Two RNAs folded together computationally: RNase P RNA and transfer RNA, 434 nucleotides in total.

[in-house]
RNA sequence: CUACAAUGCCGGGUUAUCGCUGCACGCAGGUGUAGAGGAAAGUCCGGACAGCGCAGAGCAACGCACUACCUAACGGGUAGGGUUUGGCCAACGGCCAGAUACAGACAGUGCCACAGAAAAUAACCGCUACCGGCAACGGUGGUAAGGGUGAAAAUGUAGUGUAAGAGACUACGGCGCUGCAUGGCAACAUGCAGCGGGGGUAAACCUUGCGUGCUGAAAUGCCAAAUAGGCAUACGCCUGAGGACGGCUCGUCCGAUGUAUGUGGGUUGGCAGCUUGAGACAAUACGCGAGUAUUGUUCCAGAUAAAUGAUAGCCCCCCAACAAGUUGGGGACAGAAUCCGGCUUACAGGCAUUGUAGUUUU
RNA sequence: GGCCUCGUAGUUCAAUGGAUAGAAUAGAAGUUUCCUAAACUUUAGAUACAGGUUCGAUUCCUGUCGAGGCUA
Repeated sequence: CUACAAUGCCGGGUUAUCGCUGCACGCAGGUGUAGAGGAAAGUCCGGACAGCGCAGAGCAACGCACUACCUAACGGGUAGGGUUUGGCCAACGGCCAGAUACAGACAGUGCCACAGAAAAUAACCGCUACCGGCAACGGUGGUAAGGGUGAAAAUGUAGUGUAAGAGACUACGGCGCUGCAUGGCAACAUGCAGCGGGGGUAAACCUUGCGUGCUGAAAUGCCAAAUAGGCAUACGCCUGAGGACGGCUCGUCCGAUGUAUGUGGGUUGGCAGCUUGAGACAAUACGCGAGUAUUGUUCCAGAUAAAUGAUAGCCCCCCAACAAGUUGGGGACAGAAUCCGGCUUACAGGCAUUGUAGUUUU
Repeated sequence: GGCCUCGUAGUUCAAUGGAUAGAAUAGAAGUUUCCUAAACUUUAGAUACAGGUUCGAUUCCUGUCGAGGCUA
C1' cells in the first nucleotide's frame, strides 16, 4: 500500500420558490418558529403508565437455569469460571483467537434405526475346565484378554493371580462423589484422604430450584350526539338461572322490571391520556468494565386516514465515456403513532481502531 | 394497534427422530392406432431460508422470510 474479517461512528450539504402539520402572535390577509431513524422495522423480551381484581388456598400452566455485578426491570449487558474448536510455541503444559440453551442421566419412565452375539441383568467367533467319543466333533459350564459390527461395546498401562480369564487384587493414571486444607465474594482451581465403576439422550417425558394476577392507548376518564326497558325462544324467580374473583377445584361475594341466545335499530364527533422524560449534551469523580454520582447547560415531531414534500441552481461522493476537464447517470436500508430499556433483522458509500494474508521499500 | 395458525414434487395431500421422503393428478419419452383419446410401460421433479441439539432432523429448538385467519 492492497484485499478480507470484526468492532465503533457518520450515513449528503446549502440557497431560492411553491406547498403540508403543530405552536406563538395578529380582527384579517399573513408573519415567525419547529418538523423522522439508527434501525422509526420485526413485535422477540423487559418495564413505566392505565383499567379490572385486591379473599384467599391448592392444583395446573408458562418462563428461566455456571458465578458475581450493572439495571426501574429483563430471557439484556459487563467481568470472571468451566467446557470445547482452531492456531502458535522454547511443547505432556502454556499463550492467543473464537464458540458456548452451561442445573440434574447416582430419583423414575421411555428411546437408541441399520449392522452386530449383545444397545444395557451382554457369550457369535475365540480361550478354557469337565463329560462322551479312536478321531473329527458334540454336550454341560467358566471367561469380557483378543476378533468382528456400529455414532456408541462396559476405566487405560504394568504386575499379581488363574484351568483360561477378569477391578478379582495391587501400584500408577483417568473419571465421578464425599470430606478436609489453601487461594478466591463466588462459580471454581490446587493439594491430601476416603469411597465408587452398568454407555448416550432432558432443544424426550420428567425431577429440582427460582419466578410469574389478567388485559393493553382500539388501555382508560370526560363531554356531546343518538336511542328501543322492542320482538322471539330457552332457563330461572331465593331449595336460585346466571355472573365476578387470569385456567380448574374448593371457597367467598353479587343476583329477580333477572339471565342467555337470536333478530332489528341508533350513533360512530370532540377533549384528555400525548409527549419534561429511568430525557439529551458536556465536565469532574469513582469503577477493569457494564455503569453510577455530582454540577452546569438545554427543550428537541405529535399527525388521526394520518404532515415531515416537490422543482431548480451550486457544492460533496461514486460510476461510465472521451476531445482531460467536460458530458451523462446515480446517492443505501427504510419511514414516527402512548413512552422508555434491550435483542434481532435490513443497509450504497465513507472514516477510525484491531487482527489476518499478500506485495514493495529501508 | 394486539393475537393465533401454517409453509413438503407444477397442483392436492401423506410420512413415531431411522433417509432411497410416498400417493393421486399434471409433465416428458415409448408401445398400441390410419390419426387422436383412453389403456399399458418407463422416466424427471420437492421438505421456505439460516443456524443449533442429536449417531441421525420434514419432524425437536432458535432466528429470519412469506402466506392465511381472528379481534373494536
It holds a member of the Rfam family "Bacterial RNase P class A". Gene Ontology terms of the family: ribonuclease P activity, tRNA processing and dimeric ribonuclease P complex.